Large-subunit ribosomal RNA, half A from Leptolinea tardivitalis, 1709 nucleotides, folded computationally. NCBI's taxonomy places the organism under Bacteria, Bacillati, Anaerolineales, Anaerolineaceae, Leptolinea. It was read from a public genome assembly. Its Rfam family is "Bacterial large subunit ribosomal RNA".
[in-house]
Context: one part of a larger RNA
RNA sequence: AGCUAAUGGUGAAUGCCUUGGCGCAAAUUGCCGAUGAAGGACGCGGGACACUGCGAUAAGCUUCGGGGAGCCGUGAACAGGCGUUGAUCCGAAGAUUUCCGAAUGGGGAAACCCACAGUUGCGAACCAACUGUAUCUCCAAUUGAACACAUAGAUUGGAAGAAGGGAACCUGGGGAACUGAAACAUCUAAGUACCCAGAGGAAAAGAGACCAUUCCCAAAGUAGUGGCGAGCGAAAUGGGAAAAGCCCAAACCAGUACAGCUUGCUGUACUGGGGUUGUAGGAUCUGAUACACGGGAGUUACAAAGGAUUGAGUUAGUAGAAAGGUGUGGGAUAGCCUGCCAAAGAGGGUAACAGCCCCGUAAACGACAAUUCAAUCUCUCCCUUCAGACACCUGAGUACUGCCGGGCACGCUAAUCCGGUAGGAAGCUGGGGAGUCCACUCUCCAAGGCUAAAUACAAUUUGCGACCGAUAGUGAACAAGUACCGUGAGGGAAAGGUGAAAAGUACCCCUGUUAGGGGAGUGAAAUAGAACCUGAAACCGUUAGCUUACAAGCAGUCGAAGGGCUAAUGGCGGGUCGGUGCUCCGGUGAAAGCCGGGUGCGCGCCGCUAUGCCUGACGGCGUGCCUCUUGGAGAAUGAGCCUGCGAGUUAUUCUUAGUGGCGAGGUUAAGAGAGUGACACUCGAAGCCGUAGCGAAAGCGAGUCUGAAUAGGGCGUUCAGUCGCUAGGAAUAGACACGAAACCGGGUGAGCUACCCAUGUCCAGGGUGAAACGAGUCUAAACGCUCGUGGAGGCCCGUACCUACUAAUGUUGCAAAAUUAGGGGAUGAGGUGUGGGUAGAGGUGAUAUGCCAAACGAACUCGGAGAUAGCUUGUUCUCCCCGAAAUAGUUUUAGGACUAGCGCUAUAUGUUCAAUGCCGGAGGUAGAGCACUGAAUGGGCUAAGGGGCUUAAUGCUUACUGAACCCAAUCAAACUCCGAAUGCCGGUAUUCCAUAAUAUAGCAGUCGGACUACGGGAGAUGAGUUUCGUGGUCAAAAGGGAAACAGCCCAGAUCAACAGCUAAGGUCCCUAAAUUUAUGCUAAGUGGGAAACGAUGUGGGGUUACUUAAACAACCAGGAGGUUUGCUUAGAAGCAGCCAACCUUUAAAGAGUGCGUAAUAGCUCACUGGUCGAGUGAUCCUGCGCGGAAAACUUAACGGGGCUAAGCAUAAUACCGAAGCUUUGGGUCUCCGCUUUAUGCGGGGGCGGUAGGGGAGCGUUCUGCCAGCGGUGAAGGUCGACCGUAAGGACGGCUGGAGCGGGCAGAAGUGAGAAUGCAGGCAUGAGUAGCGUAAAACACGUGAGAACCGUGUUCACCGUAUGUCUAAGGUUUCCGACGCCAGGUCAAUCCGCGUCGGGUUAGUCAAGACCUAAGCUGAGGCUGAAAAGCGUAAGCGAUGGACACCCGGUUAAUAUUCCGGGACCAAUCAAUAGGAGUGAUGGGAGGACGCAUCGAGGUAGGCCAGCCCGCCAUUGGUAUGCGGGUGAACCAUGUGUCAGACGAUGAGACUUGUAGGAAAAUCCGCAGGUUGAGUUGAGACAUGGUUGCGUGCCCUUGAGGCUAAAGUGAGUUGAGCCUUGGUGCCGAGAAAAGUCCCUAAACGUUGAGUAUUGAGUGCUUGUACCGCAAUCCGACACAGGUAGACGGGUAGAAUAUACCAAGGUGGAC
Repeated sequence: AGCUAAUGGUGAAUGCCUUGGCGCAAAUUGCCGAUGAAGGACGCGGGACACUGCGAUAAGCUUCGGGGAGCCGUGAACAGGCGUUGAUCCGAAGAUUUCCGAAUGGGGAAACCCACAGUUGCGAACCAACUGUAUCUCCAAUUGAACACAUAGAUUGGAAGAAGGGAACCUGGGGAACUGAAACAUCUAAGUACCCAGAGGAAAAGAGACCAUUCCCAAAGUAGUGGCGAGCGAAAUGGGAAAAGCCCAAACCAGUACAGCUUGCUGUACUGGGGUUGUAGGAUCUGAUACACGGGAGUUACAAAGGAUUGAGUUAGUAGAAAGGUGUGGGAUAGCCUGCCAAAGAGGGUAACAGCCCCGUAAACGACAAUUCAAUCUCUCCCUUCAGACACCUGAGUACUGCCGGGCACGCUAAUCCGGUAGGAAGCUGGGGAGUCCACUCUCCAAGGCUAAAUACAAUUUGCGACCGAUAGUGAACAAGUACCGUGAGGGAAAGGUGAAAAGUACCCCUGUUAGGGGAGUGAAAUAGAACCUGAAACCGUUAGCUUACAAGCAGUCGAAGGGCUAAUGGCGGGUCGGUGCUCCGGUGAAAGCCGGGUGCGCGCCGCUAUGCCUGACGGCGUGCCUCUUGGAGAAUGAGCCUGCGAGUUAUUCUUAGUGGCGAGGUUAAGAGAGUGACACUCGAAGCCGUAGCGAAAGCGAGUCUGAAUAGGGCGUUCAGUCGCUAGGAAUAGACACGAAACCGGGUGAGCUACCCAUGUCCAGGGUGAAACGAGUCUAAACGCUCGUGGAGGCCCGUACCUACUAAUGUUGCAAAAUUAGGGGAUGAGGUGUGGGUAGAGGUGAUAUGCCAAACGAACUCGGAGAUAGCUUGUUCUCCCCGAAAUAGUUUUAGGACUAGCGCUAUAUGUUCAAUGCCGGAGGUAGAGCACUGAAUGGGCUAAGGGGCUUAAUGCUUACUGAACCCAAUCAAACUCCGAAUGCCGGUAUUCCAUAAUAUAGCAGUCGGACUACGGGAGAUGAGUUUCGUGGUCAAAAGGGAAACAGCCCAGAUCAACAGCUAAGGUCCCUAAAUUUAUGCUAAGUGGGAAACGAUGUGGGGUUACUUAAACAACCAGGAGGUUUGCUUAGAAGCAGCCAACCUUUAAAGAGUGCGUAAUAGCUCACUGGUCGAGUGAUCCUGCGCGGAAAACUUAACGGGGCUAAGCAUAAUACCGAAGCUUUGGGUCUCCGCUUUAUGCGGGGGCGGUAGGGGAGCGUUCUGCCAGCGGUGAAGGUCGACCGUAAGGACGGCUGGAGCGGGCAGAAGUGAGAAUGCAGGCAUGAGUAGCGUAAAACACGUGAGAACCGUGUUCACCGUAUGUCUAAGGUUUCCGACGCCAGGUCAAUCCGCGUCGGGUUAGUCAAGACCUAAGCUGAGGCUGAAAAGCGUAAGCGAUGGACACCCGGUUAAUAUUCCGGGACCAAUCAAUAGGAGUGAUGGGAGGACGCAUCGAGGUAGGCCAGCCCGCCAUUGGUAUGCGGGUGAACCAUGUGUCAGACGAUGAGACUUGUAGGAAAAUCCGCAGGUUGAGUUGAGACAUGGUUGCGUGCCCUUGAGGCUAAAGUGAGUUGAGCCUUGGUGCCGAGAAAAGUCCCUAAACGUUGAGUAUUGAGUGCUUGUACCGCAAUCCGACACAGGUAGACGGGUAGAAUAUACCAAGGUGGAC
C1' cells in the first nucleotide's frame, strides 16, 4: 500500500411528521379619501431586540351586550400586579389618533425648516398653546381698467365640489416587435404587449331608421375572406340563463325678463302646462263623453322624502348523549372481556390506534346595539275616450355624394357603421333598410337622453382535494420581499423536527476556561444533551485476517498453491434441555385468565456433517462508459466523487385499432331538478353522425349526368352505424428538455467618463530678454550703430500638479491597469474643487467608433417571452419476436424536407414467390471484323499540283508532292458484314424448401456510407483518391485464422456441459497438433520488402556452330611488300579528316582492331603455323537464386526463439483447430397432427442485431374495495451463504421508535450515469503557493500561556511629511471596564473585534431665520392624441456677497460651545437728554471684481543679542561649561506719528440751474459759479483696565497648602499673509442683498428719529472620532485614488536634494 470484516467521525440523504402553500366549489361582500386616504416615519411596556397592537389618553380610554375564573399579546422567562364589587377575553357603538404622505400657510434633500393673522398665557421683546391661512371650478357678495355704461381683472365668503389611492375585472385615446409565411414586402403575430385617461362594485350595451341588450350551448371550422399563400373566420336560426321599460326636443297655450321700434305688437332668453309615435303619432279647431265612489304605480330607470310594525338573516354566544374491568408497557387510545349512546361512527387533541376522556359534531336555542332584506300599514304620485276637419310639428352642416382612411370574419368593384376632406337634401304627397345597382314588395322612423337582472374579477367565511410535504409546495412553513448585491431602476437567497413532559444534567473531577470531556443524576431511551428524531453515500480514521520489497499496464474474469475463519436462510440426529408457541385433558373462575399434566408439530438448545467465507503467489484470455460517426481503446466529445432534483405532458379537433352499450338507428350540449366525497341520479333531441345518390345548378331520384338519343360512357345502386373508454398517429397550442446572438415597448442612469454653464482655487525656484523708452554716437536731417531701462512669450530648464513615450517586474498581482527607473507638459487650447445641463432611433466627441458607472458598431433594467433555433447536447426499469437505409425524383436544395424504394404490425388471398429442367422470345455487350463511318503504315498505279525544258502544241520531262484505285498489314466509347456467355421477359413442369409473394389499413426509420473482387469513367491505366454498375462483408456480427488488424479468409453466438467431428489455417519451442513420408530445388538466412537494368550464380529444356582431318583456352613464332595509296596538310607515313579500298608475297597478314609520336618510330589485334588432346562456343525458353538496395529513440522488412529446414515445389497420410456440425439436458416463439381443452401428448422449424415496428412484464407515489400486520416493535437504515429468465421478491439478526404492507382495479409530477446539467456535501492539487515594499534588540511587568500587550533603555525611519488643522464622506469607529468562540493573513493577555457603561453643551464658529449665479420649480399663459413640453410674475438654489469673541483653565472622553475674566452685536422696555424731522418693496451711490509684471509699507515667522531658572566629574566647589525658559495676549478708548494712494489738468467745502433717473426728490447725473489742500488709509506705537501664564518650597501625597522670576531691543532677516499702488496687454474681465443718500404714501411738537444709562431677551441644526487613511472610494486592516490651510533649522536659487527639530512611527507571521 491492496482486499475483507468490525467499529467510529464527518455529512446530511432516506423514512415519518406539518404550523405553510396550491387548486376548486358555495354563500356573502365590494370602493377608500380635505371629518386628511392608501402607505409610511418616529414613538408607546418594569426593563426592551423583532413581530403584533396602539398613538403623548399610546400592548391602551368610555358605554352597551356576551361570558364566568383566571389574567397582564408572541418569541420568553423574571420582577411586580389585576380579578366573583365579575378581570383577561369576544361582539357593537363612541373617544383619542404625534409627524410625513393628495399634503393644502411658505419652503424642502418625505417624516424637517421658517412664517403670517387672531385669541390665550402677568407678556414689550422673546417663548409657548390653540385656531385659521394652498390651487382650480362653481355660487354669492364687494369692487373695478383700456372705454361712457359694461366687461376683463382684483378681494372676500361658502359644512359647495375636485385633487390622491386601489390586486384583478371594465370603457375609451394611442399602439409595437420577435415570430409565422420554412426568404420577404400585402398578410400574420394583434388591436396582443405596453403607455395614457376615466368609471364602478361591476363596467359596457340596450328599448328599433329593427327582430331590446347581455351571457352560455349549437349552427361551424360551415358561408365566406385570403401574395385565394400562411392563415383569418361570421351571421341568420335553434336550445337555454335573465327579463322591464321609459323620459325629453318641437308644434300649441300661459307667464317673467330684456331688446326693438310702429306703444301694442314682434323678437330673444328662461319658466310652467302640453306632448313622445310608423296598422303613423301629436298639436290646433268642431262635436260628443268623463273628471273619482273607480283604477293603476312607487323609493333600481320611468317623481320623491321617509316613518311604524312584523318576520328572516349577519356581526358575540348557549346547551349538547354514551365505559368500566383486565393485562403488557415509561405511558393505553392497542389486545381480551362485559356494556352503553347514536337526528351525534365529520374532524382534532389527549404519554401508541378513543363514538362513550377533552374540544367538537347531529338536531335545537339566542341580541342592548349596529346593519341587510322582505311583507304589511302609513305615505307619495298618476289617470278621459271617440268621431271629424285642418295640413302646424315630429332632432341639419345632419342624411347623402366624390376622394381618402378606419372598423365590420369580409385585404374589395362592396352593402351596413365611424372619421377626415370638398360638396350638400327632403321635411309625412317625407325618409332609411332588406350585401353594388334598378324596379316591385315588405319593414322601420336616424341625426336627444335614462335603464335592474343574467356576465367579469377579487376579498371574506365555510367546505372539499386519486394537490405538495421542507432541493417539493408561494420567492417566503423560520424577525422574507428579510439578509445581501447595485449610483439607480432593479435583482434577491439560505434557513423546519430534543422529549410525552425541561424532568434542559444538582454535585464531584480534569483544565487557564462559561471551551471540551469523565463520573453522578433525570428520562422508556442521552449513540434523544440543546451543532439535539431517523442518520444512508462520498470522504477521513482506528483495530483485526490475508497479500505485497526482481516486478510491468482497462485493473477484471477463468483456473489455482498456500494462509486464516466458520457451523450457516442446508441436511441428519438428540430428549438425561420443559426453555417457548400452538394443541389436548383435568381443576378453578362470570369471563379474559391462572394452575397442573400429556402428545405431536414449529421455534429455540445440543451434537455430527457435505460444505461455505476471507485472502491470493502464479498462469490463460482480455484496449473503460457515453455521444457522434463509413470507421473510436482512441491522442475526437462529456463526466473530480457522492446524495437529491432533472426531459414526449395536458387541452381541443381528426384518424386508425382494440373493447363496451344500443342498433336503422345512435347520442346528448348548455341548462334545470334534487343531491353530494358525486362526470352518482332524473330531465333536457337544440344540434351532430348515419340511413341515397347523381348533377355546376335548377332538379330528378335507385338512379342520375352528359347527350338529339330509348345509344354509349361516368358516378352510384350489394356491404351498419353511432356514442363512450383505452392505445398508436396527426393538427393547433411553448408541445420532449435545456441553450442564442438579436428585435420591440416602458423606464433607470452624466456620483465614472465626453462636452458645456456658473462660481471658487492652484502653479518652488532659476533662465532668456520682444515691443516701447532713454542716453551716447552718427547725419545737413534721417536711416543706422552702441550702451542702458524695460519685462513680452500657447518662450527655455525644472518642483508641486497633470500626463502616460520606453523598459523591466507583475500576469491565481499590492492593484479587474499597479510598481520601479527613466520620459513629456508645467502662465496655458493649463490643472483642479463644488453646484448644474445634455440620454440610447439618443447624447457628447481638437474622430480613437472614442466615451456615456470596471464588457458600447449602439448602455442598463423590467416586460412582449417559454421570441425563434432545418443547429449542438441530453432524454431515466426489464425480457421476448421481427428488422432496415445511407438509393431515385423534386426542392434558394445538397448536414433539411416530401413522394417512391427498403422495415414492422394487423387483416385477406392461399403457392400466386423463388430455384431448376424444357419450350418460346427481344437484344447488339465481350470478342471479332473492316462491308459502312472515320483513323492509320508500307508498296504499286494514276488523275492532279509544283519545278525544269520548250518547237508554244491537247508538248516533253521529273531523286518532288500525291487524291482515288489495287496489294499487304492495322485501329475505334460516340464504326459494325458479324456476334456470344451470362442476364432479362413469357409459358409449362418439377421441387414443397422459406412467417415466401401480392393487396388493403396503421406505424416508422433511412437520403453523410466504408472496404474488397470483377466490369468501366475521371486522374498520371497515382492515391487508404473520386464517380457509376454487379456481388460480398462491415455498418447492425460476436467466434476461429491473418502476430496485433470495422470492410480480407472460414463461419452467422437461444442457454448449459471437464463430450465428439470438422472449416479456414496449422502441427521444432513460445503454442493445441508430424522434428511425418517420398522426390527435387535453393546457399541467398533467399525464405523473412522493391524496379528498369546488369551478371560466365545454379538446375532443367531446345536450336545452332566448331571439333581426333585435333576444335576452345594457354604457351612459342609470324603478322610482310607496292606504300609515307590518293587528297588535304607545316606534317598526315595503317591509326586528325575526305575518297577509294586494289594488287603482290604468303601457312597467314586489313591501304589496318586498339595504345602511341610533331610526324616517323615502338607495342598490339585480326589472321596463320607449332605444342597440348576432348569437347568447345554462340543463341533461345525456363525453375530457384545475386547485384541494383541510403534515415532519423531500439534489434525493428520471419510475431520471437531459432531454422539449411523448422525454406521452396510436387505428391501422400495422420492429427490439431471455431460460439460451425453432432451428442445430452433446459428455455422461449411458431407451425402441423391427435385428443380434447390441459395451454396436454407427439412431430417439424426458428431464436446475432443499430435506426425502427410489435408483444409481455417489474417497480415507485396516490385513490377505491376486500381481508390484514404493528410498542411482544411499523416505515426507514445496515448485514446475511435464500428464491426468480430479468426488471425484482421474501426471510432472519442489529439499529430505529410509529406507522405499514398484501390481493383486485384505477390515476400518474412513475424509474437517472452522462445534458462544459442544477443544488448541497466531500475530496484532489497540498500541509504546496502565499502571509500584501520597509529595523529591530534587551530587561522588567501582566498572565495558564508573551517574538507580537504595557513600561523602560538602546537602535532605526518620515520630517512641503509618515507632523498639524479642516471640507466631503463614514456614522459611534471616540473614552472606560470586562472578555477572547468568531474577525485580525501567525500568536494575542491586544484591537477600528464582543458585552456593558459613558461621551458631542454656542446670540458671536459653520448653516438656517439675509442675498443672489448657473440651473431648477413655476399661479395665470401658450402649445400638444393623452401623459406632457415651454415659459411670465414669483420662488428655490453656494462653489460667491453680507454678518457681532478673545485669552486662560478644566474632562478618561467636549470646548472660540462648560468655567473664570474681559468684550462685542441685535431688537425690546424704562429713564434721561434733546427738539424737527422721520420715512420704501421706489430713485441714486456703493457693494463691484481680468491677466501678467514691477514695487512699497507693515505683520506672522526665523536668526542674533540681552534676561531668568536649574545642573555638573561617587564628596565639596566652579565657568568663558551644560540644559531649559522668556521676550506676552485680548478688548476698548483717546492721541499724535509712521506707509501708501488720489489730488492745483483741483482734495474738500459752498452754491445756481436742470427737458434725465417710468411718480417725487434737498439724492444721483448733467451744465455753470465761488473757494483752495486736503480726502482716504491696513497695521503699528503710546495710554488705560484687568486677569492669567511661567517657578520653587512644604506636608497629611491630595480635586492639598504657601509662594510667584525674567517678561526686553530705533539689532538683523522677512513672506504665496494684510493694505495698496504703478506699468503693460487683449481674450475687455458676475448678480443681488446688507450699507449710505433721496424723497412718495404715511407718521410726527399729545414729542418722531437720534444719543446716553439701566433692565431683561437672544431660536433651530452641526459640534464625539477618522479624515493621503486599518474608520472615505476601491469586495480586504488592499504598495491605488481623495479638494483646501500651516509647513521650522543647517547647506542651498529653491516647497529640488541630504541630514535634523517639533511631532509621529517601527505597518501584525